[in-house]
RNA sequence: CUCCUCGUAGUUUAACGGAUAAAACGCGGGCUUGCGGAGCCUGAAAUCGAGGUUCGAUUCCUCGCGGGGAGG
Numbered sequence: 001c002u003c004c005u006c007g008u009a010g011u012u013u014a015a016c017g018g019a020u021a022a023a024a025c026g027c028g029g030g031c032u033u034g035c036g037g038a039g040c041c042u043g044a045a046a047u048c049g050a051g052g053u054u055c056g057a058u059u060c061c062u063c064g065c066g067g068g069g070a071g072g
Stems, first nucleotide, its partner, number of pairs: 001071007010025004018055001027043005048064005
């Protein structure tokens, strides 16, 4: 320098172009318990950035940023 690939809650993963973006673990609150744990109920929490296409973008396209890989 070129090419490929990935980027979503704190973490690990979902989401034929159309839902209020889903779940598990974790975290907060409550119930339960002598205290914890477990269990049950409940709450908060995310689409890497900027453009473009489209009636509609997490999804498709371009550029950039970051991680990983390959070639030179």

Predicted 3D model of a 72-nucleotide RNA (transfer RNA) from a Minisyncoccota bacterium. Rfam family: tRNA. About the family: Transfer RNA (tRNA) molecules are approximately 80 nucleotides in length. It is annotated as a transfer RNA. Lineage of the source: Bacteria > Bacillati > Minisyncoccota. The coordinates come from a structure-prediction model, not an experiment, and the mean pLDDT is 81.